Context: one part of a larger RNA
RNA sequence: CUGGGCGUAAAGCGGGUGUAGGCGGUUUGUUAAGUCAGAUGUGAAAGCCCCCGGCUCAACCGUGGAAGUGCAUCUGAAACUGGCAGACUUGAGUACCGGAGAGGGAAGUGGAAUUCCUGGUGUAGGAGUGAAAUCCGUAGAUAUUCGGAGGAACACCAGUGGCGAAGGCGGCUUUCUGGACCAAUACUGACGCUGAGAUGCGAAAGCGUGGGGAGCAAACAGGAUUAGAUACCCUGGUAGUCCACGCCGUAAACGAUGGGUACUAGGUGUUGCGGGUAACCACUCCUGCAGUGCCGCAGGUAACGCAUUAAGUACCCCGCCUGGGGAGUUCGGGCCGCAAGGCUAAAACUC
Numbered sequence: 001c002u003g004g005g006c007g008u009a010a011a012g013c014g015g016g017u018g019u020a021g022g023c024g025g026u027u028u029g030u031u032a033a034g035u036c037a038g039a040u041g042u043g044a045a046a047g048c049c050c051c052c053g054g055c056u057c058a059a060c061c062g063u064g065g066a067a068g069u070g071c072a073u074c075u076g077a078a079a080c081u082g083g084c085a086g087a088c089u090u091g092a093g094u095a096c097c098g099g100a101g102a103g104g105g106a107a108g109u110g111g112a113a114u115u116c117c118u119g120g121u122g123u124a125g126g127a128g129u130g131a132a133a134u135c136c137g138u139a140g141a142u143a144u145u146c147g148g149a150g151g152a153a154c155a156c157c158a159g160u161g162g163c164g165a166a167g168g169c170g171g172c173u174u175u176c177u178g179g180a181c182c183a184a185u186a187c188u189g190a191c192g193c194u195g196a197g198a199u200g201c202g203a204a205a206g207c208g209u210g211g212g213g214a215g216c217a218a219a220c221a222g223g224a225u226u227a228g229a230u231a232c233c234c235u236g237g238u239a240g241u242c243c244a245c246g247c248c249g250u251a252a253a254c255g256a257u258g259g260g261u262a263c264u265a266g267g268u269g270u271u272g273c274g275g276g277u278a279a280c281c282a283c284u285c286c287u288g289c290a291g292u293g294c295c296g297c298a299g300g301u302a303a304c305g306c307a308u309u310a311a312g313u314a315c316c317c318c319g320c321c322u323g324g325g326g327a328g329u330u331c332g333g334g335c336c337g338c339a340a341g342g343c344u345a346a347a348a349c350u351c
Stems, first nucleotide, its partner, number of pairs: 003322004007304002012318001014201001016199002021194003025088007033081002035077008049065002052062003091191001092188004098181001103177007110154001115149003119145003125136002162169002206247006215241002220236004258317006266295011299306001323351003333344004
């Protein structure tokens, strides 16, 4: 390479948009590039294969044949793929009705709590732990109460509930804005799927500039514990956590499961939108679509487990794997970054 694979053994890019490319619904006509058939030419010799022959046999050698799966030209076929022209509506999309939602951006606003500050009441403790101590307090703490300041987060509702492509999103109000879903029609007429490169997004930590700083808290200091204790526990505490703008581009970025389409028993919850029956009223009964859970058959799996939300049965496209360590490392390597570092990615050696 071929092949075989990728939930847990090595392996699905963190996730979207999308270029090239690959693949692509039903139908009519046409074309003849692919495809198929026939013919002609060519496909050196030697070799391989077959028949026969020459060395006493064989190896070896010689005559002839076959083969040479290929290429070119010509003639023909038209089912399939492709091209061209036309048509269609089921794929895809658009318009209109409706409700659901922590989807995103901005502005405003509310209460509880912590901390701090001023005043009042009040007196000797408070805090902390396994036990203590460091620590706070007669310069009046803790407790309680009136008022004030400031920052951050939103109890209950809250739910294998909802929304989003993923990361993620949760007080309330206003405003701007994206997407999905249901129902009934109308319209466009294959406009589709995937997607190498590319390009937006992307938790936390971290970085730059300027703000902010209540609580928490790397580093750091002290107190304990201990043989030691650069820890676990305690008292403090700075970056940071918050905001604006700009970087970084990584995570057990996980369902450890790429996307699309079709098909393949059921049962039972739940969310959104419908239809029907009955009825005074459907939450209750029957049923459709879209999500989200649990259980379970066939099937497949090494097993565990999966099982219409597949890891089943198939097709299309992309990514990735190829024994362990060395190593996700080296290189004055390439690209990116302010840096930290990221992406790409070996070998010697060794088992």
Predicted 3D model of a 351-nucleotide part of an RNA (small-subunit ribosomal RNA, central domain) from an uncultured delta proteobacterium. It matches the Rfam family "Bacterial small subunit ribosomal RNA". RNAcentral holds the full RNA, with entries from ENA and SILVA.